[in-house]
């Protein structure tokens, strides 16, 4: 790095660090100096493990912690627009295989 397979409409700090940026591309629209990314410590609870069914507690390996995976982007449905409904595509996490 590919492929296979599940999920993405709940959740989650007014902490310290640090100094400008961030929301995957790409248009858009937002979030930032009342302080971005990062990291550190809090916290959420999702897939696997321990564990023979079922449930709950715990602990471990990942994971996440504006705003539906911010909308959209291809194809359909509908509609006078505009707003709308659906699948796909991408992407992101988990777990398995190469």
């Nucleotide at each position: 790095c590919u492929c296979u397979u599940a999920u993405c409409a709940a959740g989650a700090g007014a902490g310290g660090u640090g100094g400008a940026g961030g929301g995957a591309c790409c248009g858009a629209c937002c979030c930032u100096g009342u302080g971005a990314a990062g990291c550190c410590c809090g916290g959420c609870a999702a897939c696997c493990u321990g564990u023979u069914u079922g449930a709950a507690u715990c602990a471990g390996g990942u994971g996440c912690c504006a705003a539906u995976a911010u909308c959209g982007g291809c194809a359909g449905c509908a509609u006078u627009a505009a707003g709308g409904c659906u699948g796909a595509a991408u992407g992101a996490u988990g777990a398995g295989a190469g």